[in-house]
Context: one part of a larger RNA
RNA sequence: GCCAGGGAGUUGAUGCUGUGUGGCGAGGCGAGAGCCGAAGCGAAAGCGAGUGGGCGCAUCGAAAGAAAGGCCCGUCGUGUGAAAACGCGACCAGUCACACUCAUCAGACCUGAAGCCGAUGUGAACUAAGCGAGCGCAGGUCGAAGCCGGCCUGACGGCCGGUGGAGGACCGCAACCGGUGCUAGUAUAUUCUGCUCGGGUGACGCGCGCUUAGGGGUGAUAGUCCAAUCGAACUCGGCAAUAGCGGGUUCCCCUCGAAAUGUCCCUCAGGACAGCCUCGAUGGAGAUGGGUUGCGGGGUAGAGCACUGAUCACGGGGAGUGGCCUCGAAAGGGGUCGCCUUGUUGUCAAACUCCGAAUCUGCAACCGUCUGAGAAGUCGGGAGUCGGGUUCUACUGGGUAAGCUAGUAGGCCAUCACGGGAACGACCGGAGCCGAGGUUAAGGUCCCUAAAUUCAGGCUGAGUGCGAAUCCACAAGGAGUGUCCGGUCUAAAACAGCUGGAAGGUAGGCUUAGAAGCAGCCAUCCUUUAAACAACGCGUAAUAGCGGACCAGUCUAGAUCGCACAUUCCGAAGAUGAUCGGGGCUAAGCCUGGUACCGAAACCUCGGAGUUGCCCCAAAAGGGCAACUGGUAGGGGGGCGAGCUGGCGGGGCAGAAGCAGGGUCGUGAGGUCCUGUGGACUUGCCAGUUAUGAAUAUCCUGGU
Numbered sequence: 001g002c003c004a005g006g007g008a009g010u011u012g013a014u015g016c017u018g019u020g021u022g023g024c025g026a027g028g029c030g031a032g033a034g035c036c037g038a039a040g041c042g043a044a045a046g047c048g049a050g051u052g053g054g055c056g057c058a059u060c061g062a063a064a065g066a067a068a069g070g071c072c073c074g075u076c077g078u079g080u081g082a083a084a085a086c087g088c089g090a091c092c093a094g095u096c097a098c099a100c101u102c103a104u105c106a107g108a109c110c111u112g113a114a115g116c117c118g119a120u121g122u123g124a125a126c127u128a129a130g131c132g133a134g135c136g137c138a139g140g141u142c143g144a145a146g147c148c149g150g151c152c153u154g155a156c157g158g159c160c161g162g163u164g165g166a167g168g169a170c171c172g173c174a175a176c177c178g179g180u181g182c183u184a185g186u187a188u189a190u191u192c193u194g195c196u197c198g199g200g201u202g203a204c205g206c207g208c209g210c211u212u213a214g215g216g217g218u219g220a221u222a223g224u225c226c227a228a229u230c231g232a233a234c235u236c237g238g239c240a241a242u243a244g245c246g247g248g249u250u251c252c253c254c255u256c257g258a259a260a261u262g263u264c265c266c267u268c269a270g271g272a273c274a275g276c277c278u279c280g281a282u283g284g285a286g287a288u289g290g291g292u293u294g295c296g297g298g299g300u301a302g303a304g305c306a307c308u309g310a311u312c313a314c315g316g317g318g319a320g321u322g323g324c325c326u327c328g329a330a331a332g333g334g335g336u337c338g339c340c341u342u343g344u345u346g347u348c349a350a351a352c353u354c355c356g357a358a359u360c361u362g363c364a365a366c367c368g369u370c371u372g373a374g375a376a377g378u379c380g381g382g383a384g385u386c387g388g389g390u391u392c393u394a395c396u397g398g399g400u401a402a403g404c405u406a407g408u409a410g411g412c413c414a415u416c417a418c419g420g421g422a423a424c425g426a427c428c429g430g431a432g433c434c435g436a437g438g439u440u441a442a443g444g445u446c447c448c449u450a451a452a453u454u455c456a457g458g459c460u461g462a463g464u465g466c467g468a469a470u471c472c473a474c475a476a477g478g479a480g481u482g483u484c485c486g487g488u489c490u491a492a493a494a495c496a497g498c499u500g501g502a503a504g505g506u507a508g509g510c511u512u513a514g515a516a517g518c519a520g521c522c523a524u525c526c527u528u529u530a531a532a533c534a535a536c537g538c539g540u541a542a543u544a545g546c547g548g549a550c551c552a553g554u555c556u557a558g559a560u561c562g563c564a565c566a567u568u569c570c571g572a573a574g575a576u577g578a579u580c581g582g583g584g585c586u587a588a589g590c591c592u593g594g595u596a597c598c599g600a601a602a603c604c605u606c607g608g609a610g611u612u613g614c615c616c617c618a619a620a621a622g623g624g625c626a627a628c629u630g631g632u633a634g635g636g637g638g639g640c641g642a643g644c645u646g647g648c649g650g651g652g653c654a655g656a657a658g659c660a661g662g663g664u665c666g667u668g669a670g671g672u673c674c675u676g677u678g679g680a681c682u683u684g685c686c687a688g689u690u691a692u693g694a695a696u697a698u699c700c701u702g703g704u
Base pairs, nucleotide, nucleotide: 001704002703003702004701005700006699011106012105013104014103015102018100019099020098021097022096023095024094027036028035029034040047041046052073053072054071055070059066060065075090076089077088078087079086080085109248110247111246112245116238117237118236119235121234122233128212129211130210131209132208134206135205136204137202139171140170141169142167146163147162148161149160150159151158152157176199177198178197181195182194184193185192214230216226217225251639252638253637254636255635256634261274262273263272264271265270275385276384277382278381279380280379281378282377286370287369288368290367291366292365293364294363295362296361297360302355303353304352308349309348310347313344314343315342316341317340318339322337323336324335325334326333327332388413389412390411392410393409394408395407396406397405398404418429419428420427433608434607435606436605437604438603439602443598444597445596446583447582448581452595454594455593456592457591458590459589465585466584477570478569479568480567481566482565483564485562486561487560488559489558497554498553499552500551501550503527504526505525508522509521510520533548536547537546538545609629610628611627612626613625614624615623616622640693642690643689644688645687646686647685648684649683650682651681658677659676660675661674662673663672664671665670
């Protein structure tokens, strides 16, 4: 892991909780004391209450009308108050039992801590330290003190040679103790093996006996060690500790169906109240999310500069107390920048507005929708929700940005299947009771793959593209192509090409070594002409030379410029192999228009089921009609099955239960029948009762 069995809202009390059913009823219950109710208000002293009026639903009535309950007014009791007025109460229904729901107190649905405390509690067989009496340490090296001898010396003493054998001395794979590096193998919860390494006469190592105990010991100190347990051991007990936290919580069907918000909280993983859901009662006629119109509200988008503030350029006026420069001996003058004011031009604003929409919004009328098959309103029982998300649409703040963050309004997901988007919670289509047939939506129609290799007209030559959006990355800029529109030139010949000309005064004047169209400055004329610049570029030291402007000839019909739109290329770099989903495609790409078809649980038709309402009906049975039938948390309703007990009724050795296989009925939980096996009990209905339903809890026990 799997299989079997076990396994979680229980029980008691209380309730000034509620609902249902029943008994009695101004009383009810209890053996009784007594409890609840029949009067309230006030802190207390204390005081102490209705059958008045109106409207009106059900109902009754032929109608007028009456009218329980209901609503409004008035009145009354009491408290506060000077009063006005306000709070609570009054035209009377309770109580007891049972069942269910909920709340509170208890372990309170089950399970799970880390922890805290207690005990004449258990432990020093591991380990720490101490005490007692013991055991062990191959071999080799160095050679302290002391002692002896010799020599030196006045003495103290020194030197040399021996002897001697000290040492937390040295070497050391002997033993023994340890465990440094490698991290290979190995496995019995820190092991062992291999290589390497430290200590090895000492604060050494070891066996045995004894001692110290849990806020205590022991500690060459690491919070180490105290039996694989230590920043407070283990065992049992308090104990079902507590857990706003995690996990789990067992049969079916029907019906409605949320919230992830506001306020407060030592509040932010939780609560309370409100909001949103559900169920019941009451109520008795209007309600209203939509549309149109009318009368109002407003200061956003946009726009603007009239205010406030910012800002571009220029002009006019002004002051003289600004900075700088300058003239002057000084007084003072001039220039410029700045300042104030004014005019024109240009540009801006969430906290600017002379203006100003669309949306939005208040009220009213009408239309629409809902409503006696019961709206609005009101009261009560039960909840869940307080972590939301979003590539969506519109609009904002923060941020360079983010699959970022904080919001407003709506949609969607959450709690929504299905079709499309290659796959994909939120995008597009669209709300699934069951079965069958058809038609469409989004999106598609070459093959994978259902349906057009469809029709007409353009564009693209880049495999651009074949991607609605999110996603797929892409910009400034540069290069091409097509189309629309406009300007200019053109049969008096344009544009391009080719041929020829492109002159004279003059080398214009100045400057300069030179300056001749072409270093620079000034001027930029005249003449001949078809046309020709006192010269647009290259060039020379300066000339020269070569083109250009300009003109003619030749040629021949369009040429050229610009805005806009469409489209292609370059710009374009990422980490495992690329790609439009793939194949592949020159359309099977892009744009415009058309006709078919495919395509969902949508829509239509037929059959069936359930729920709710109405009608027929004595009826909850039966029949008819209509609408509805996605659903998490959650509310409500109705059922299935199990054990035991009582009552009524069945089956069984001519074969019960159980087990196995098969048939069949029911929307389902499940029921029933047959066959085999088995060999003695068992079951239906009506009630009562419950240790009553398993897939999950690293669930428990057993098996495997």